[in-house]
Context: one part of a larger RNA
């Protein structure tokens, strides 16, 4: 001096990005428990006490439960009878009482030994508020376990069966399914609770037996080459010709979108109110300096002696907002942020010991 372990005075998070680590807790009885709740929980909440060993003690209790004994059921051997049967009354079996023996096993009082009784090992540290996400679960096999991703629950739209949709070489064929709309594809949201405004002009996506365009194909006025000619062989105008597209509707839990400038009350400020331009429509509820706020450490209030973080209010939202779902929610999170108790070598601020390395000799 490097890994590891173990102990430390006083202090006790002063360490840091952060109590990382580590220390505390720690099993079983038994007392005993809040807000809050979807009444299940929260809950091992929190916080408290007890524990060895010997004795009364084969304690109280509590299980099994033999033998026996009654009852019920059976009707054997034996005997009697030529026989039919009759006498006779035994074991199985069942039920009641019986209680031998076994086995669990406290509570209490009294002693009694040690610094220590769950005497080692194993074996929750708790508690208050926030944020996200319900939950359980899944994931980047090898730097990310989460607030991603699933997901039960919601909604939209497709599919009438040889369904839609998917594989497959444009097949057969399979799946979907030996399933038929309470089925099954697809796409969004994401337990529950209260909701979920307003916009159809853009783009989509359903409808729309008119109308406009419009392609191959019909059509042929009318003309060209070529021929003595019949003829051959070209161009072709009007018309009539789908789907689209234009056009008329619809439709946002489709893909999205949701405005601005001037003025106005008897302090001031402020602006319910006017008054103008613009839009398809100009952001409802509800939440808001927040996982979103640029100015910013916004301002108040709270906690600290002291708080760019945290709670909780304001609302001036650079740049919230309603299934690209709002916004609340008890339990649940090796998630996250703040804060307290406890507790320690994180630390003041170091010290000693134990194993192994480094080092030296082979």
């Nucleotide at each position: 001096c490097c890994c590891u372990u173990g102990c430390c005075a006083a202090g006790g998070a002063a360490c840091u990005c952060g109590g990382c680590a580590a220390a505390u807790u720690g099993a079983c009885c038994c007392c005993g428990u809040a807000a809050c709740u979807u009444c299940g929980g929260g809950a091992g909440a929190a916080g408290g006490g007890g524990u060895g060993c010997c004795a009364c003690g084969g304690u109280a209790g509590g299980u099994u439960g033999a033998a026996g004994u009654c009852a019920g059921g059976g009707g054997a051997a034996g005997c009697c009878g030529c026989g039919a049967g009759g006498u006779g009354g035994a074991a199985a079996c069942u039920g009641a009482c019986g209680g031998a023996g076994g086995c669990c096993g406290a509570g209490g009082u009294g002693g009694u030994c040690g610094c220590a009784g769950a005497g080692a090992a194993a074996u929750g540290g708790c508690c208050c508020u926030g944020g996200c996400g319900a939950c359980u679960g899944u994931u980047u096999a090898c730097c990310a376990a989460a607030a991603a991703c699933a997901c039960a629950g919601g909604u939209c739209u497709c599919u009438g069966c040889c369904a839609a949709c998917u594989c497959g070489a444009u097949g057969a064929g399979a799946g979907g399914a030996a399933g038929u709309a309470u089925a099954g594809g697809g796409a969004c949201u994401g337990a529950c609770g209260c909701c979920u405004g307003c916009c159809c002009g853009g783009u989509g996506c359903c409808g729309g037996a008119a109308g406009g365009u419009u392609a191959a194909g019909g059509g042929g006025a009318g003309g060209g080459g070529u021929g003595c000619a019949a003829g051959c062989u070209c161009c072709g105008a009007a018309c009539c010709g789908a789907a689209g597209c234009c056009c008329c509707g619809g439709u946002a839990a489709a893909c999205g979108g949701c405005g601005g400038c001037c003025g106005u009350a008897a302090c001031u400020a402020u602006a319910a109110c006017g008054g103008u331009c613009c839009u398809a429509a100009g952001g409802u509820a509800g939440c808001g300096a927040a996982a979103u706020u640029c100015c910013u450490u916004g301002u108040c209030g709270g906690g600290u002696a002291a708080g760019u973080u945290c709670c909780g209010a304001c609302c001036u939202g650079c740049a919230u907002g309603a299934a690209u779902g709002g916004c609340g929610u008890a339990a649940c999170g090796a998630c996250u942020g703040g804060g307290g108790c406890a507790c320690u070598g994180u630390c003041u601020c170091g010290g000693c010991a134990g194993g192994g390395g480094a080092c030296c000799c082979g």

Background:
The part of an RNA shown here (large-subunit ribosomal RNA, domain IV) has 362 nucleotides and comes from Fervidobacterium nodosum Rt17-B1. The coordinates come from a structure-prediction model, not an experiment, and the mean pLDDT is 91. Taxonomically the source falls in Fervidobacterium nodosum (Bacteria, Thermotogati, Thermotogae, Fervidobacteriaceae). RNAcentral holds the full RNA, with entries from SILVA. Rfam family: Bacterial large subunit ribosomal RNA. Gene Ontology terms of the family: structural constituent of ribosome and ribosome.